[in-house]
RNA sequence: GCCCGAUUAGUUCAAUGGAUAGAACAAAGGACUUCUAAUCCUUAAAUUUGGGUUCGAAUCCCAAAUCGGGUG
Numbered sequence: 001g002c003c004c005g006a007u008u009a010g011u012u013c014a015a016u017g018g019a020u021a022g023a024a025c026a027a028a029g030g031a032c033u034u035c036u037a038a039u040c041c042u043u044a045a046a047u048u049u050g051g052g053u054u055c056g057a058a059u060c061c062c063a064a065a066u067c068g069g070g071u072g
Stems, first nucleotide, its partner, number of pairs: 001071007010025004018055001027043005048064005
């Protein structure tokens, strides 16, 4: 240089183009407890960036960025 893949919450992962983007763990608050742990309840938190297609995009297309793999 060329080819392929990945990028969604603090972390690990979901989500055939149809809308409130969800789960687990973690975090914060509360209940319980003499205290802690455990358990239960609640809360906050995310689509890498810029364009395009579409009535509608996390999802499809183009370009870029970062990471990983292959190849000369």
Model confidence (mean pLDDT): 81 of 100. Transfer RNA from a Nitrososphaeraceae archaeon, 72 nucleotides, folded computationally. The same sequence occurs in records of 2 taxa. The source organism's lineage runs through Archaea, Thermoproteati, Nitrososphaeria, Nitrososphaerales and Nitrososphaeraceae. The RNAcentral record of the sequence draws on ENA and MGnify. It matches the Rfam family "tRNA". About the family: Transfer RNA (tRNA) molecules are approximately 80 nucleotides in length. Rfam classes the family as a transfer RNA.